The part of an RNA shown here (small-subunit ribosomal RNA, 5' domain) has 482 nucleotides and comes from a metagenome.
Context: one part of a larger RNA
RNA sequence: GAAUGAACGCUGGCGGCAUGCUUAACACAUGCAAGUCGAACGAACAACUAGCUUGCUAGUUUGUUAGUGGCAUACGGGUGAGUAACGCGUGGGAAUCUGCCUGGAAGUACGGAAUAACAGUUAGAAAUGACUGCUAAUACCGUAUGCACUCUACGGAGUAAAGAUUUAUCGCUUCCAGAUGAGCCCGCGUUAGAUUAGGUUGUUGGUGGGGUAAUGGCCUACCAAGCCUACGAUCUAUAGCUGGUCUGAGAGGAUGAUCAGCCACACUGGGACUGAGACACGGCCCAGACUCCUACGGGAGGCAGCAGUGGGGAAUAUUGGACAAUGGGCGCAAGCCUGAUCCAGCAAUGUCGCGUGAAUGAAGAAGGCCUUAGGGUUGUAAAGUUCUUUUAGUGGGGAAGAUAAUGACGGUACCCACAGAAAAAGCUCCGGCUAACUUCGUGCCAGCAGCCGCGGUAAUACGAAGGGAGCUAGCGUUAUUC
Numbered sequence: 001g002a003a004u005g006a007a008c009g010c011u012g013g014c015g016g017c018a019u020g021c022u023u024a025a026c027a028c029a030u031g032c033a034a035g036u037c038g039a040a041c042g043a044a045c046a047a048c049u050a051g052c053u054u055g056c057u058a059g060u061u062u063g064u065u066a067g068u069g070g071c072a073u074a075c076g077g078g079u080g081a082g083u084a085a086c087g088c089g090u091g092g093g094a095a096u097c098u099g100c101c102u103g104g105a106a107g108u109a110c111g112g113a114a115u116a117a118c119a120g121u122u123a124g125a126a127a128u129g130a131c132u133g134c135u136a137a138u139a140c141c142g143u144a145u146g147c148a149c150u151c152u153a154c155g156g157a158g159u160a161a162a163g164a165u166u167u168a169u170c171g172c173u174u175c176c177a178g179a180u181g182a183g184c185c186c187g188c189g190u191u192a193g194a195u196u197a198g199g200u201u202g203u204u205g206g207u208g209g210g211g212u213a214a215u216g217g218c219c220u221a222c223c224a225a226g227c228c229u230a231c232g233a234u235c236u237a238u239a240g241c242u243g244g245u246c247u248g249a250g251a252g253g254a255u256g257a258u259c260a261g262c263c264a265c266a267c268u269g270g271g272a273c274u275g276a277g278a279c280a281c282g283g284c285c286c287a288g289a290c291u292c293c294u295a296c297g298g299g300a301g302g303c304a305g306c307a308g309u310g311g312g313g314a315a316u317a318u319u320g321g322a323c324a325a326u327g328g329g330c331g332c333a334a335g336c337c338u339g340a341u342c343c344a345g346c347a348a349u350g351u352c353g354c355g356u357g358a359a360u361g362a363a364g365a366a367g368g369c370c371u372u373a374g375g376g377u378u379g380u381a382a383a384g385u386u387c388u389u390u391u392a393g394u395g396g397g398g399a400a401g402a403u404a405a406u407g408a409c410g411g412u413a414c415c416c417a418c419a420g421a422a423a424a425a426g427c428u429c430c431g432g433c434u435a436a437c438u439u440c441g442u443g444c445c446a447g448c449a450g451c452c453g454c455g456g457u458a459a460u461a462c463g464a465a466g467g468g469a470g471c472u473a474g475c476g477u478u479a480u481u482c
Stems, first nucleotide, its partner, number of pairs: 001482004006478005013354006019347002021312001026310003030307003035071003040068002043065004047060006078265003087190007096182002101178008109143004118133006149158003163170002191237003198228003203225008240262004244255004267288005290301004318344001320343003326340001327338004357387004367378004391423001393418005401409001426471005431452003437466005447454002
């Protein structure tokens, strides 16, 4: 000098664009953050119509739903605890899977038994159940066929399907291919310490078997005794990695907030289930700590989602609006959901822009300060005169963002008019480095200080005043990096 997710002190007018718990991966009250489909299914309720026995029956389509069922919930959002690792980066590889989507080939036949809802009985304080009976399906099961697919001892064996609404669509099953996504393997690169020198027994390799979508000690039985290591193994400490960011002429050094890619985690530890995909943040089970409810028998919970609270801290915001746009889920659609997102609020936290007036004005006014007492300086500065109205204010008009409709933002941006210099300047420094000097007070005191150093009676270095220098809605200090 440059920089910062900064903080602190003094000060503070406006707008645009960004950014905002770096500390306790500490604990969390409350609300919301993942639902949707009646064009899969039975049922209930409501509405309407008709019959009439005036409270029942039948029908209709419409609407609403708890339940069965389908898809989604593995995305999106958060955090960086762990991890020195094929985790990440980069370049390759073969032994794999892939819902929804695209293209192609073939099919969609015949049957069956249940179950929730519901009704009744019943246990419990509750959470939640138990028993009996009834019922449907695109839920479940069997048979048939099967181009194709899988296995094969080449004889053969095995494996499918679901309908709905309406007149044409949406589906369903099997297979081939694509696209997308994901899993796996390898070369190279990736912090410090030797005051860590030896480490390893599924360890290293082979064979058989198991397991997986798939290779493999991934697992297991047997066999061999290997494997890594001063080119630093092992151990310890620290740390998410990268694109990037800051600095620097560069080489390099430091760093990894926001944004983007990858990874890991979801109260702590372990486990699997479902599924195309999880060993699953707002799913399940077990154990633990903690909190809450309880009729003491037993139960409920997980903000490192968005707000918000306590706590910690030098320190970091609203329990806001809207699905209008972009995108996501479900649905034929209408649409519903979406704290993703888009906006608004708060903060000089940063950055950029603008303003706090302009011209004229010497009696060089008054006052202040200094003085050699003449004067000098503050100073064209003020007053006065003549103007302007950016921004802010008041009133009126008023968008684009949306393509037919639909605008949270928002009566916002922007435009016009009106009034009046009106509402708007501070902070640090002045011994040298380093731009800027005098007087008074103090008297090695009080104090200053980044370094050198000032202060003990004439202090340009302390404190105040006048004057001056620098930067400016900021200025200085502290911390950290180059």
The coordinates come from a structure-prediction model, not an experiment, and the mean pLDDT is 85. Rfam family: Bacterial small subunit ribosomal RNA. Gene Ontology terms of the family: ribosome and structural constituent of ribosome.